Transfer RNA from a Candidatus Woesebacteria bacterium, 71 nucleotides, folded computationally. NCBI's taxonomy places the organism under Bacteria, Bacteria candidate phyla, Candidatus Woeseibacteriota. Model confidence (mean pLDDT): 81 of 100. Rfam family: tRNA. Rfam links the family to the GO term triplet codon-amino acid adaptor activity. By type it is a transfer RNA. The RNAcentral record of the sequence draws on ENA.
[in-house]
RNA sequence: UGCGGGGUGGUGUAACGGUAGCACAGUCGCCUUUGGAGCGAUUAAUCGGGGUUCGAAUCCCUGCCCCGCAG
Numbered sequence: 001u002g003c004g005g006g007g008u009g010g011u012g013u014a015a016c017g018g019u020a021g022c023a024c025a026g027u028c029g030c031c032u033u034u035g036g037a038g039c040g041a042u043u044a045a046u047c048g049g050g051g052u053u054c055g056a057a058u059c060c061c062u063g064c065c066c067c068g069c070a071g
Stems, first nucleotide, its partner, number of pairs: 001070007010024004018054001026042005047063005
């Protein structure tokens, strides 16, 4: 440099173009002799810019970053 794949809460991972979900972690509470176990509640995210659309995490263009292959 070319080609392919990927970028979503703190972490991992889902989401036909139509309310961004789940698990762990965090916080609060309950339970308990204690809690690092168990139970309940709760906070928190779509890589940047532009376009298409009534509506974009999703489709298109472009940039950045990561991984793989080729040179």